[in-house]
RNA sequence: UGAUUAUCAAGAAAGACGGAGGGACAGGCCCGCUGAUGUCUUAGCAACCCAUGUCUGCAAUAACGCCCAACGGCUACGCAGACAGCUGAAGGUGCUAAAUCCUGCUGCCGGAUCACCGGCAGAUAGAUAAUAG
Numbered sequence: 001u002g003a004u005u006a007u008c009a010a011g012a013a014a015g016a017c018g019g020a021g022g023g024a025c026a027g028g029c030c031c032g033c034u035g036a037u038g039u040c041u042u043a044g045c046a047a048c049c050c051a052u053g054u055c056u057g058c059a060a061u062a063a064c065g066c067c068c069a070a071c072g073g074c075u076a077c078g079c080a081g082a083c084a085g086c087u088g089a090a091g092g093u094g095c096u097a098a099a100u101c102c103u104g105c106u107g108c109c110g111g112a113u114c115a116c117c118g119g120c121a122g123a124u125a126g127a128u129a130a131u132a133g
Stems, first nucleotide, its partner, number of pairs: 003131006013042005021031003025104004043096003048092002050088002052084007065074003100125001105122007
């Protein structure tokens, strides 16, 4: 940097530095000199991954997994699921204004009748994690 999969209406802020724009993009709407965005420290949220614990199920006639066209073979303090964040004194990330702040493209439905409004579903874009490159 691209790909695949999952999630995105919940949750969680203080201090220091710094000094003008920021909320990815466009429109809207917000935040901001009563100091935002950002950086650092501390704290917290969450539970994606790793580990741990409890329970349940499967498993010594090999379950799960791997190899094989098949027959079959190999591998065991093993495998899978649920729960626990007062389990990690110091596991790896992430996050801590507003639903991803809202909308953006397509289809359907309703209102209204030429230009819009509202609802639903999906897509696109974006963010985060995990996996294999």